[in-house]
Bacterial RNase P class A, 410 nucleotides, folded computationally. Rfam family: Bacterial RNase P class A. Rfam classes the family as a ribozyme. Rfam links the family to the GO terms ribonuclease P activity, tRNA processing and dimeric ribonuclease P complex. It was read from a public genome assembly, where an Rfam model found it. The model forms 98% of the base pairs in the Rfam consensus.
């Protein structure tokens, strides 16, 4: 210098004018003070808080998690380590329990894909046109045919029943041997995952669990429109004072009252309608309006007071906390603890903005005495709504630290 890796940070500063929201002061005008983010986002995990449910334990179901140890309020998050894979490397990635519990699946290609399979090849035996030999009896025999052996080689595939080498064989094959791999057991180190090493077995035992499943562990439900309090008019509910429920006639007598009787529980007789029924008169509403007539229908509630529930509304929940800053100690680290300091939006359909100047940054053009000057342009993603810890996703441009590889110079 170039190419990368990891971790972290910023995401414009200042001023003026106008404007917006909360709080405080003020009669008011106004003044003072505070006013978004690293993700406020997605609402995907885990908590706080609130209400509901719930005696304990276990089982089942459903959902989730899954190497080991640690951190934490908790987690599916984070840290350290282990194992596997990738990269020359810094470093990165892993849904990382079980495939001898069982079921299921293994596309395409290929002869054969799960109690394996002979397409080509290789090998053996027999036959054998041509051809060769012959003592003429026959023999050998490329190609080809029939039967059999073979998983070493080729080919297909993600995967073909351990790998490499040697022996062995007709050719081959864990058939035998060595090493590696694999299964079982022991020892050593480590908290553990696991690693190393020794003995032994026999190559038998393919892959997928992000298909079902098995094992272990975890999990009540709903969410600030949670929830608590105060409570208007109107309407509706309950209690109650007062007023009203018209007049006349007739009928009945459940109930009530009175008299009588008996076997003491009822019976008989009489009266009685403010509660029943029928009719008439009066009343009200409608038939467009008024008067009269007529027709149809209606006819018992009203004002006030008190009580309780609830709607609109208001108050709280609502920001001093798993807080932030500095520093010291413990820890490899995530993190934990001590001391000191600070107060930092609040809300309700929702404020946090705009313009100008200037400085800084970036880009382009012009000029240059190479110091720089002038002009023009640009600045992302997004935006609190109960709060917190994570994860994920979006983001113009820029900065810092540590590390790796290559090249050059000294």
């Nucleotide at each position: 210098u170039c190419a990368g890796a990891u971790g972290g940070c910023c995401g414009g500063g200042c001023g003026a004018u106008c404007g917006c929201g909360g709080c405080g002061c003020g009669c008011a005008a106004g003044c003072g003070u505070c006013g978004a983010g690293g993700a406020a986002a997605g609402u995907c995990c885990g908590g706080g808080c609130u209400c509901c449910a719930c005696g304990g334990u276990g089982a089942c179901a459903a959902g989730g998690c899954g190497g080991c140890g640690g951190g934490u309020a908790a987690c599916g998050c984070c840290c350290g380590c282990c194992g596997g894979g990738g990269g020359c490397g810094a470093c990165c990635c892993c849904a990382g329990g079980g495939a001898u519990a069982g079921c299921g699946c293994c596309a395409c290609a290929g002869a054969g894909a799960g109690c394996a399979a002979a397409c080509c090849g290789c090998c053996c035996u027999c036959c054998g046109a041509a051809g060769c030999c012959u003592u003429c009896g026959g023999g050998c025999g490329a190609a080809g045919g029939a039967g059999g052996g073979u998983a070493a080689g080729g080919g297909u595939g993600a995967a073909a029943g351990g790998g490499u080498g040697g022996g062995g064989u007709a050719a081959g094959a864990g058939c035998c041997c060595a090493c590696c791999g694999c299964g079982g057991g022991g020892c050593u180190g480590g908290u553990a995952a696991c690693a190393g090493u020794c003995c032994u077995g026999g190559c038998a035992c393919g892959g997928c669990a992000a298909g079902c499943c098995c094992c272990g562990c975890c999990u009540g439900g709903a969410g600030c429109a949670a929830g608590a309090c105060c409570g208007a008019a109107u309407a509706g509910g309950g209690a109650u004072u007062c007023c009203g429920c018209g007049c006349c006639u007739g009928a009945c007598a459940a109930g009530u009252c009175g008299a009588c009787c008996c076997c003491c529980g009822g019976g008989u007789c009489g009266a009685u309608a403010c509660u029943u029924c029928a009719g008439g008169c009066a009343g009200g509403a409608c038939c467009g309006u008024c008067a009269c007539c007529g027709g149809u229908c209606c006819g018992a509630g009203g004002c006030g007071u008190c009580c309780g529930g609830g709607u609109u509304g208001g108050u709280c929940g609502c920001g001093a906390g798993a807080a932030c800053c500095g520093u010291c100690c413990c820890g490899c680290g995530a993190g934990g603890g001590g001391c000191g300091g600070u107060c930092c939006a609040g809300a309700g359909g929702a404020a946090u903005g705009a313009u100008c100047g200037u400085c800084a940054c970036c880009g382009g053009c012009c000029g240059u005495u190479c110091g720089c000057g002038g002009c023009c342009g640009g600045g992302a993603c997004a935006g609190a709504a109960c709060c917190c810890g994570g994860c994920u996703u979006a983001c113009a441009g820029g900065c810092c630290a540590u590390c790796u590889g290559a090249u050059c110079c000294g």